[in-house]
Context: one part of a larger RNA
Order: sequence, then structure tokens, then C1' cells
RNA sequence: GUCAGCGAGUAAAUGGAAUUAGCGUGCUUAAGCCCGUAGGUGUAGGCUAUUAAGUUGAUUUCAUUUGACCCGAAACCGAGUGAUCUAGCCUAGGGCAGGCUGAAAACUUCUCGAAAGGGAAUUGGAGGGCCGAACUCGUGUAUGUUGCAAAAUACUGGGAUGACCUUAGGCUAGGGGUGAAAGGCCAAUCAAACUCGGAGAUAGCUGGUUUUCUGCGAAAUCUAUUGAGGUAGAGCGUAAAAGUGAAAAAAAUAGGAGGUAGAGCACUCGCUGGACUAGGGUGGCCCAAAGCCUGACCAAUUCCAAUGAAACUCCGAAUACUUAUUUUCCAAAGCUUUUAUAGACAGACUCUGGGUGCUAAGAUCCAGGGUCGAGAGGGAAACAGCCCAGAUCGUACGUUAAGGUCCUAAAGCAAUCACUUAGUGGAAAAGGUCGUGUUUAAGCAGCGACAACCAGGAGGUGGGCUUGGAAGCAGCCAUCCUUUGAAGAAAGCGUAAUAGCUCACUGGUCGAGCUUAUUUGCGCCGAAAAUGGAUCGGGGCUAAAGUGAUUCACCGAAACGACGAGUUGUGUUUAAAAAGAAUAGACACAGCAGUAGCAGAACGUUCUGUAAAGUUGAAGGAUGCUCGUAAGAGCAUCUGCAUUGAUCAGAAGUGAGAAUGCUGAC
Repeated sequence: GUCAGCGAGUAAAUGGAAUUAGCGUGCUUAAGCCCGUAGGUGUAGGCUAUUAAGUUGAUUUCAUUUGACCCGAAACCGAGUGAUCUAGCCUAGGGCAGGCUGAAAACUUCUCGAAAGGGAAUUGGAGGGCCGAACUCGUGUAUGUUGCAAAAUACUGGGAUGACCUUAGGCUAGGGGUGAAAGGCCAAUCAAACUCGGAGAUAGCUGGUUUUCUGCGAAAUCUAUUGAGGUAGAGCGUAAAAGUGAAAAAAAUAGGAGGUAGAGCACUCGCUGGACUAGGGUGGCCCAAAGCCUGACCAAUUCCAAUGAAACUCCGAAUACUUAUUUUCCAAAGCUUUUAUAGACAGACUCUGGGUGCUAAGAUCCAGGGUCGAGAGGGAAACAGCCCAGAUCGUACGUUAAGGUCCUAAAGCAAUCACUUAGUGGAAAAGGUCGUGUUUAAGCAGCGACAACCAGGAGGUGGGCUUGGAAGCAGCCAUCCUUUGAAGAAAGCGUAAUAGCUCACUGGUCGAGCUUAUUUGCGCCGAAAAUGGAUCGGGGCUAAAGUGAUUCACCGAAACGACGAGUUGUGUUUAAAAAGAAUAGACACAGCAGUAGCAGAACGUUCUGUAAAGUUGAAGGAUGCUCGUAAGAGCAUCUGCAUUGAUCAGAAGUGAGAAUGCUGAC
């Protein structure tokens, strides 16, 4: 892991409610006794007093008390068992190859010295001395890690006469011991050993909780809580009973209260400029004070102008809310109350209005709507929360929604008119753009515009000043006149200064639109990332298969319709025996997504009672067929070889796929 078996709302008492049965102003016993699991007896006690009905059983359901649906702690307490491991201690023993160093001491020898004493040699053999086996420990590395081993092996290391190592026996016991102290050790277990017991401790926590179908169907909010992942009351679900009786919903009309959006500045607070003018300030006169004068600067109040505001309002919507009437609807619906009984109080995203935050977040907190949650189907490539749409079942039937119609891939390479050239479409900003379509305005233009080309672009004059120089062109001042078709006392380049080259301006050639602003559509640049295209799902697409506008077809869902079927509710109706109820049938209408959950109806297993069946073959097994919405049921053949159990009732050790479930097999 698979298979098989086992595996979780039970039992008792008390109380509430519903259904049902007995009796009914009564109902009924408890302990006990007779007895024996059957039935009697027992009047203590309990309930009942407005028949406006109770009471006693049974069944179902809920609550309380007990282990109370099942499994699961870490822990706590009690009584005992452990020092054959290990810690320390006690008693009696045992062990330490070899080599090195050479302390004290000496009544030994020599030597120095006057002496005291010193030195050397020799002897000597000290030391938690040195090197290194046994022994003991365990430093580093490697192997090992289902090992040789629940701590080893190899190499390498520390101690190795000592606070050394070791043997045997003994002592200390669990809030206790022992500890050269690490919370170490006390039998592979230690921040309180192990065994049994209290004990099914408790677990607001996690996991699990076994057949089918039908009806309805939530919540993730408020308040409170030693409360925040729990619980209680309310709100929201279900079932039953009763009541209401044109009530619910939508629309229209008429009315109502309001202070939001917006707006405004009349109040409050803030804020900008100006005017006028107190006051301040500066400076002067003054020894000082007082007083007088006073330019820059600051500036209350008032006035003029312009403004901001969730906690401003002279104003003020739309929606929403509410009242009445009418219409649709014509009761299947809605609402209210009572009783019983839940679940839920972790919500998520999206749109709108807001707070916090960075007008950050798949952030967080409110309010209103939606979806998911508990919702399948179609679309968005894929994609709980987006768009369409709410799945009773069947059909090789039809129509549509969102979204689509070149191929993938069902349906238009559909039509008309434009735009786009960027593969824009098919990611992005400030900013830039002589890309291109469009709007408007002002100009110029066959007396010839714009662009290009040809030619001119002059004279007074090198204006005056300045300056080394200043000649249109360093700078300052002025900026006239003439000739002209036109030409600035010069808009650039240039020179030391001149010179030179252009421009403005004019003529010619040419021949039809041009110039400048402006409005808007679509583009372009801005645009760099890590495995490989990788920001159309892909192929591919350019008078599109892109974009805008208009139009007609078609495809497209479990939507809508068609035909048929089932089932629930309501209404009508038929049947048997007079009514009601119930049952069965028919018709009509309305329903039938569903988690938590509530309610209802069934199937099957074991046992008991009740027909019967079975060696002319029971149960069980295998295969096949049939029936039922399903749990399931029946039949046939083969196998099997001795039990089985229709129907209607009763009683439960009554249904497994999950619990890192338990046991067994493989």
C1' cells in the first nucleotide's frame, strides 16, 4: 500500500414539546409483598378544579445529571518497585613493561678558607616530574547512519605513582538521593524515575462519524462576555398551529420630513491683493525721563476685490425613505403571533460613496448593490468573487443572451462609407513629432503667390563717437537723405581692420495653389532582464481577419420555446358506505440549483413472533437477464450440500472510504 473483519448520538433517571392510545373530575402508583422475568397486589405520594381538560403510558425530539457521539494529551494525586547502569561514600583486595631526569640528605672523599662557611665528586633516589606499553580516557578526521554497533571501527590523540585505575560486598530513593555543578546521573527513560491505581482525568483544540429519495433552506451582523478561532440574547433557517384578509411587489399620480452632492461666503474658522488708519518699530531733537517729529518695515479694525472648509451654511438637488390613491396582479404569494428545533457570530472579490495609507497594496475599516460562499451551464485561451444565465428528467427538435462568424473551431476571408502602415491592433507616462485625415480663422495668389533657379542687393558714406584700428556687423549715440524695379546707416558668417559670402528687399524664369495659427481622429519616438517565441491562446491577417460609423444574415447556454415523463403544493372533480379525514385516479395552475441545517417518506442487515419452503437440492458463491427515481428487488443456468424465512408486526451490538484508525493476510 491493497484486501477482509472490527470501528463512533447509546443507556438510565428527571423535565419541556409534538404525535398517538387508555381513562376522564378524575388520572396514576413508588418502595414493598404474592410471584417469577408473565401477571397481580400495594391509595403513602404526584398532577388536576372556569369541560376554557386533565392525567397515565408508548413513540419521536430537545434539555439536565451521569464518560454521554468516538479516538487523542502534556500533566496532577496515591500506594509500591528500583543504586546488577550510573553518582558519591564505606569495608576488604588487586594493578601500573621499559627508558629518562637526578631534589633533600650523608658520621663518605677531595678542595678553598684563620674561622664561619663555600665548592666539586661520589652515594642517594624525591616528584599530583619527563618519554612511552598494559590500563584508562575520548582530541581531531574519515567510514558507518535499514550500522558490526539504539554511540561502533580505523588512523590520530590525553593521563599513565596518582585528586590514579580497578574487583567484590555494602549504604543513600523520587520534590527524594547523588553531583570537583553539565540541570548531570538515579537500569538505552530525568526541569522531578518506573509500575499499578484514581481513570473512560480534563481538552472552548485537531481528526473521524457508516443506506436512499423528497420539500424548504441560512449566517459569517448587533449587543454582552478574563471576551476575541468559545458562548449567550437579538437578526437570518426549518416544522407545526393560529391569525390577518386586496395587505406583498412594481409603475404612475399627489403629498411629506430632510441638509448629503453641488454651490455659496450671510455666520464661524482659515487665507490672498489693495485702500484708509489706530498701534508697533526705526531714526532724529533730548544728559535722562517725558514730549515732539519721522522715511523704509510690520499691522488690528473698517472698506473694496478674490477665495478654502468632515466637525461653516444665506442656499440646495438626484436617489433613497415615507403616506394616500389608481393600475398591473386576482392568490399558488405576503405579513403577524405562538410553540418546538437549528445552524451561524474567521467571510471573499467586484462596482459605487467614504475613513486610514502614498487618492500604494490581491492592504485595512465602514455604508449601499451584486456574485461567490451554498451555483452547475455559455463567454473571458486557462481563471471561486468579472459578463450572460439560475441545472426536476428525457429528445440526432427549434429561438436567442453574453460573446462571436479566415483556419484551429459552430457561424459572414458579409455589405456600404471612412481612417490606420505602426503588425499600431496585440502592455505604459511626462515630454517630443515638417507621419497622416479632419474642423475653424486670418492672410497671400493668373496685375503670377509659395518653393527652386538666374540677376540685382546701390549712392551720400569708411554716418558720428570711441579706438592702435572700428569701413553695415567690439562698444556708445543717431538710424536720415538720394538714385531706384528694389536694396537695413544692416539679420547672420567672415577680416587685425578692409576685403569676401549670404539675408531682408526687387526684377526675371516657371505656373496653381500657398503660408501661419487652431480643433479633433489614427499613428511614431520615449520603450532595457535574466531556461525559449512569451504583453493576439496559436496559425496567420494590411482596399484586414485592425479601427470608427451604419446595415442585414448566421452561430451560440442546462436561458426561452416544443413534445413526452416524474414529483411537490394549491384548487376543482370522480370512486367505494351518509359526512369529514385519509387513500386511489383525472384535470388546471404554480413550483422542483443547493453547503450548514430543519422537516418528511422509504430500502436493507441481525434476532423474535406470525404462512410456509427445502436432498425431486436450503443458505452461500459465479455468470447473465429483467424490474424500480434510488437505497435495492426478482428470475434463469452452473456451483454448493442443509438449512431457510414471504407477509404483517416487534427489538436493535443495524449500513464505512477516510479517524498518520485497530487486528489479520499478502
About this RNA:
Predicted 3D model of a 666-nucleotide part of an RNA (large-subunit ribosomal RNA, domain II) from Chaetosphaeridium globosum. Rfam family: Bacterial large subunit ribosomal RNA. It is recorded under the gene name rnl. Its mean pLDDT, the model's own confidence on a scale to 100, is 83.